[in-house]
RNA sequence: AUACUCUCGGCGCCGAAUUCCGGGUGACCGGGAGCGGGGGACCCAACGGGUCCGUCCUUCGCGGGACGGGCCUCGGGGCGCAUCGCCGGUGACGGCGUAGGGCACUUCUCGGCCCGAGCCCGACAGCUAACCUCGCAGGCAUCGAGGAGAGGCGGC
Numbered sequence: 001a002u003a004c005u006c007u008c009g010g011c012g013c014c015g016a017a018u019u020c021c022g023g024g025u026g027a028c029c030g031g032g033a034g035c036g037g038g039g040g041a042c043c044c045a046a047c048g049g050g051u052c053c054g055u056c057c058u059u060c061g062c063g064g065g066a067c068g069g070g071c072c073u074c075g076g077g078g079c080g081c082a083u084c085g086c087c088g089g090u091g092a093c094g095g096c097g098u099a100g101g102g103c104a105c106u107u108c109u110c111g112g113c114c115c116g117a118g119c120c121c122g123a124c125a126g127c128u129a130a131c132c133u134c135g136c137a138g139g140c141a142u143c144g145a146g147g148a149g150a151g152g153c154g155g156c
């Protein structure tokens, strides 16, 4: 001098995931505001397949149809941007794309860098007013140029 790591602080990024009050020696507990999610009427939408039983209709009959009930079954659903396609592999998995999403107020143009995961419910949920209920974590160091607009601060 440089790189890396750790700690503290400032300004920020992804995300709903912030803040205040009370109690407790503490670990923690309770509540309010704010932000976010799920369940949940009328109306609207929707109501799979196989098999057995019952009732009714139809046929000369075989057979067919409608309704109800039992059993089985490829299930079904939620949070999230994270979906889908192709290729490789016995498989685990990997590669290339892609819907979609992010990068210092908003937007447009040009240029670039990334993500494109994961988790949960457990046979069950469409929408949905009232109503019921749950979460407020975790992980990071991004910010190139120009135009337009908005807003803030300081001075007079």
Base pairs, nucleotide, nucleotide: 012140013139014138018033019032020031021030022029023028034136035135036134037133038132039131044126048073049072050071051070052069053068054067055066056065057064058063075124076121077120078119079118084097085096086095087094088093100115101114102113103112105149106148107147108146109145110144

This is a predicted structure of a 156-nucleotide RNA (c-di-AMP riboswitch aptamer (ydaO/yuaA leader)) from an uncultured Myxococcales bacterium. Of the family's consensus pairs, 96% are formed in the model.